[in-house]
Context: one part of a larger RNA
RNA sequence: GCCGGCGAGUUAUGAACACAUGCGAGGUUAAGCCGUAGAAGCGGAGCCGAAGCGAAAGCGAGUCUUAAGAGGGCGACAGUAUGUGUUUGUAGACCCGAAACCCGACGAUCUAGCCAUGAUCAGGUUGAAGUAAGGGUAAAACCUUAUGGAGGACCGAACCGACGUUCGUUGAAACGCCCGCGGAUGAAUUGUGGCUCGUGGUGAAAUUCCAAUCGAGUCGGGUAAUAGCUGGUUCUCCUCGAAAUAGCUUUAGGGCUAGCCUCAGAUAAUUGUCUAUUGAAGGUAGAGCACUGAAUACACGCGAGCCACACCUAGUGGUAUCAAUUGUAAUCAAACUCCGAAUGUUAAUAGAUCUAUUCUGGGAGUCAGACUGUGGGAGAUAAGUUUCAUGGUCAAAAGGGCAACAGCCCAUGACCGCCAACUAAGGUCCCUAAAUUCGUGCUAAGUGUUAAAGGAUGUAGGAAUACUUAAACAGCUAGGAUGUUGGCUCAGAGGCAGCCAUCAUUUAAAGAAUGCGUAACAGCUCACUAGUCAAGUGUUCCCGCGCCGAAAAUUUACCGGGGCUAAGCACGAUACCGAAGUUGCGGAUGAGUAGUAAUACUCGUGGUAGGGGAGCGUUCUAUUUGCGUUGAAGUCAUACCGGAAGGAGUGGUGGAGCGGAUAGAAGUGAGAAUGCCGGC
Numbered sequence: 001g002c003c004g005g006c007g008a009g010u011u012a013u014g015a016a017c018a019c020a021u022g023c024g025a026g027g028u029u030a031a032g033c034c035g036u037a038g039a040a041g042c043g044g045a046g047c048c049g050a051a052g053c054g055a056a057a058g059c060g061a062g063u064c065u066u067a068a069g070a071g072g073g074c075g076a077c078a079g080u081a082u083g084u085g086u087u088u089g090u091a092g093a094c095c096c097g098a099a100a101c102c103c104g105a106c107g108a109u110c111u112a113g114c115c116a117u118g119a120u121c122a123g124g125u126u127g128a129a130g131u132a133a134g135g136g137u138a139a140a141a142c143c144u145u146a147u148g149g150a151g152g153a154c155c156g157a158a159c160c161g162a163c164g165u166u167c168g169u170u171g172a173a174a175c176g177c178c179c180g181c182g183g184a185u186g187a188a189u190u191g192u193g194g195c196u197c198g199u200g201g202u203g204a205a206a207u208u209c210c211a212a213u214c215g216a217g218u219c220g221g222g223u224a225a226u227a228g229c230u231g232g233u234u235c236u237c238c239u240c241g242a243a244a245u246a247g248c249u250u251u252a253g254g255g256c257u258a259g260c261c262u263c264a265g266a267u268a269a270u271u272g273u274c275u276a277u278u279g280a281a282g283g284u285a286g287a288g289c290a291c292u293g294a295a296u297a298c299a300c301g302c303g304a305g306c307c308a309c310a311c312c313u314a315g316u317g318g319u320a321u322c323a324a325u326u327g328u329a330a331u332c333a334a335a336c337u338c339c340g341a342a343u344g345u346u347a348a349u350a351g352a353u354c355u356a357u358u359c360u361g362g363g364a365g366u367c368a369g370a371c372u373g374u375g376g377g378a379g380a381u382a383a384g385u386u387u388c389a390u391g392g393u394c395a396a397a398a399g400g401g402c403a404a405c406a407g408c409c410c411a412u413g414a415c416c417g418c419c420a421a422c423u424a425a426g427g428u429c430c431c432u433a434a435a436u437u438c439g440u441g442c443u444a445a446g447u448g449u450u451a452a453a454g455g456a457u458g459u460a461g462g463a464a465u466a467c468u469u470a471a472a473c474a475g476c477u478a479g480g481a482u483g484u485u486g487g488c489u490c491a492g493a494g495g496c497a498g499c500c501a502u503c504a505u506u507u508a509a510a511g512a513a514u515g516c517g518u519a520a521c522a523g524c525u526c527a528c529u530a531g532u533c534a535a536g537u538g539u540u541c542c543c544g545c546g547c548c549g550a551a552a553a554u555u556u557a558c559c560g561g562g563g564c565u566a567a568g569c570a571c572g573a574u575a576c577c578g579a580a581g582u583u584g585c586g587g588a589u590g591a592g593u594a595g596u597a598a599u600a601c602u603c604g605u606g607g608u609a610g611g612g613g614a615g616c617g618u619u620c621u622a623u624u625u626g627c628g629u630u631g632a633a634g635u636c637a638u639a640c641c642g643g644a645a646g647g648a649g650u651g652g653u654g655g656a657g658c659g660g661a662u663a664g665a666a667g668u669g670a671g672a673a674u675g676c677c678g679g680c
Stems, first nucleotide, its partner, number of pairs: 001680006011091013026048003032042002052059002062074004094232002097229001101222006112196009121186001123155003126151001130147006159183003163180002167176001198214001200210002207216001235615006245258005259366002261363006271356001272353009286339001287337002292333003296329004303322002305319005369394010399410003415587004420583003426577003429562003435574001437573006448564001454548002458545002461542007475532005481505003486500003511526001515524002588605007616669001618666010634653005640647002
């Protein structure tokens, strides 16, 4: 891991409600007695009900409050016993699961410390004190040489330990092996016997050790501890069908009440829903500046600053400073409003729908929501962000589309069957069902098939304006002068460093000069003009589609692919494809209506949590009826029947029991629980 078996809402008792049955102003017995287990009988103690109200005296279909004949509160409606079902209280209470807590025992054969009594430490080295002899001294001290044999001394086996790497890591081993390593006469090591223990012992102290167990040993018990937590919870079909919100909560992943679902009963009134009309309230969107504020320019300029005059105070004048109020013009606002919608809300009336409403009672689940459109807050007008409001979808919704893709689009949504038809979104070259369809344009970028500020004689369309056969634009030819080197400045300044002025003349035209250039001149060029040529040329704006801007990491990789110049984009047209939508045909089923019924018609039949209903099957019991050695159960095969759970028939195997019907009772249905046991 698979297969098989086992494996979870039970039982007792009390309560509430529903249903069934009996009796009914009554209903009913309990223990016990009797009895064949029993049933039946006996047993009326007790319980519930038939009257309530008040604190009570008390009164009574009323009573209490009260001064009250008022008002108000509570009352005045058939129950009871048993059974079944559902829920609930108390119990382990659907099952499994803690870490813990308490009690009592058992443990120091491991290990920690201690006590008693024993044992062990190859070999080598060093050479303390002391002592002796000699030297030395007044005597000592001291020196030398011997002797001596000290030491938590040295080197190093046994022994004890464990510093490093490798190997081992389903090991040879639940801590080891090899190689090196530390101590090795000591606070050494070790044998045997003994002592100390769990709110404890022991500890050269690490929460370390106390039998592979230690921030409190182990075993048994309290014990099925508790678990607002996780996991699991076993056959079928039909019917309806949620919530992820509010308030409160030592509350926030839990509860309670309400909201939303379901079942039963009642309610029938313009109750509910939708539409229309007519009213009503309102201060949002928008808009506005009349208020409150903000904010720009100008005018006037209170007031202030600065300057000058006067200074004895007062003051006078000026001002390229600031600037109130007011006026004009143009703006802004969630906490501004002279205004002001749509939608929504509400009332009445009418119409449609036809109980969808509301109430009472039983049972729930839900309190983590997600994305998306719209209107806001928070954030950075960030987030697959967060928080509200209001729709949708998912949740609990399958089908078609978006390549794939809960929340997007289509489907006002899948009861079942059909080798029938029409459509939606989206599509129609191939993959791939259907147009290589039609018409008019655009795009040349593979744009399409990613993106901005910004940039550009890309290209289509439109508008305006200027010049133009009195010849424009571009090109070419020629001119582009004179006073004059204007004045100033300057070393110089001659159109062209800079400052000022920018005139006049001759002209077809020519600036006191547009740009190069020179030290300064010179030189080239432009404006401007003529000729030549010949028909459009220049500028600005709007708009369609394109271009650049455009760099990422395994592989093209930002069309699903092939590929496409349309098979791209825009507008228009026709056809077709396309879903579980709609239609057709057949069938099932729920509710309603009609009907005695058969049946007919109408509307329905996606579904998680959850409510309600109807069934299948297993074991046993009672009654009844059957089968079986001419072969029961079980088992294997099988094309049969039923809407499902399921049920038969036949054959093989097997070799002795087993069904049907009607009731009853449950150890009554497994795929999941890191389930338990067994097998492989």
Predicted 3D model of a 680-nucleotide part of an RNA (large-subunit ribosomal RNA, domain II) from a Bacilli bacterium.